[in-house]
RNA sequence: GCCUGCCGUUAGGGGUGGCCGCCUCCUUCUCCGGGAGGCAGCCUGAGAGAAACCCUUGGAACCUGAACCGGAUUAUGCCGGCGUAGGGAAACGGGCCGGACUCGGC
Numbered sequence: 001g002c003c004u005g006c007c008g009u010u011a012g013g014g015g016u017g018g019c020c021g022c023c024u025c026c027u028u029c030u031c032c033g034g035g036a037g038g039c040a041g042c043c044u045g046a047g048a049g050a051a052a053c054c055c056u057u058g059g060a061a062c063c064u065g066a067a068c069c070g071g072a073u074u075a076u077g078c079c080g081g082c083g084u085a086g087g088g089a090a091a092c093g094g095g096c097c098g099g100a101c102u103c104g105g106c
Stems, first nucleotide, its partner, number of pairs: 006094005011056004016050001017043003021039007062087003068081004095106004
């Protein structure tokens, strides 16, 4: 600089990782190592179990590819790519704008 751009109701869809510490339990006993659970903190994020948050076809919410590729990080699904890929959950009401005979857009 350009594009997009509003509110609600009902219904539906979706994700929940990484790191550190402590405690308990399991691994026949002890140590090491490993595993499960609980508590608290830290990282990213809208959300890391919240009566929350996000998304619903005009659909990057989310899933698949993927135990993927590149970069960064203590580490990670952290960032970018992949991605004009393949899938993915809707109806209604109100408001606004333009044209107007019918309609379209937000």